Model confidence (mean pLDDT): 79 of 100. The RNA shown here (THF (Tetrahydrofolate) riboswitch aptamer) has 120 nucleotides and comes from Qiania dongpingensis. Of the family's consensus pairs, 94% are formed in the model. The sequence is in RNAcentral, with records from Rfam. The organism belongs to Qiania, within Bacteria.

[in-house]
This record gives sequence, C1' cells and structure tokens, in this order.
RNA sequence: GGUAGAGUAGGUAUUGUGCGUUAAGUGUCACUGGAUGGAAUGUUGAAAGUGAACGAAGGGUGCCGGGUCACAGUUGAUUUGGUGAAAAGGCACCUGCGUUACAAUACCGCGUUCGCUACU
Repeated sequence: GGUAGAGUAGGUAUUGUGCGUUAAGUGUCACUGGAUGGAAUGUUGAAAGUGAACGAAGGGUGCCGGGUCACAGUUGAUUUGGUGAAAAGGCACCUGCGUUACAAUACCGCGUUCGCUACU
C1' cells in the first nucleotide's frame, strides 16, 4: 500500500422480575433540546422540558368479614346466645390486559478520512 472485518447511541423480539388496571405509565402532534463507534467532520435524533388533542380490560378461585334474612330454642316480653344462608368490604393466588418499568439473551444498527483487528 491492498483486501476483509469489528465496534456507538438506539431499535425489534423472547424470557424473567416488578408496576398499573382506584389509570399512573406509555403512545400522537407542535416547539425547545442535542446524548450519540477511539478521533475529526457530517448525519442520525436518545434523555429531558413546555404546550395541545386523544385514550384503556378485566375475569376467576380461595380465605377473612358478617349489614340483613331464615330456622330451632329461650323468656311473661324484649334482649343475649346457637345453627344455616348471605350483601358491602378486605387479603392472597391464578389468568388476562397496558404501543407499562427494569434486567438478561438473540438479531438489527454511521457516510467520508484517520485509527483498531486479521490476512497479504
């Protein structure tokens, strides 16, 4: 010198553990913002902020609970107590849902120049 290759931010999928399902979070649009291969430059445009419009999926099982009702009984009568059923409410678990959070794994993922790795 030549040839080949790797690597960023980030994205997608799967799995696990959570959060929400009493609606937070996420998403959309506009503006601001400017993280982002080892370096330079140019891209891409992450986090975050402001404003606007929109917007949701719960179900099951078990346990606790005991307004109220029924039955039997007691009493002079009421009450208390017993047995059964049982609304509200609470807890746990299972299974869903959310363009949900985090982690792991897999795949995808910089134009040019220099650098890096391998071969020559």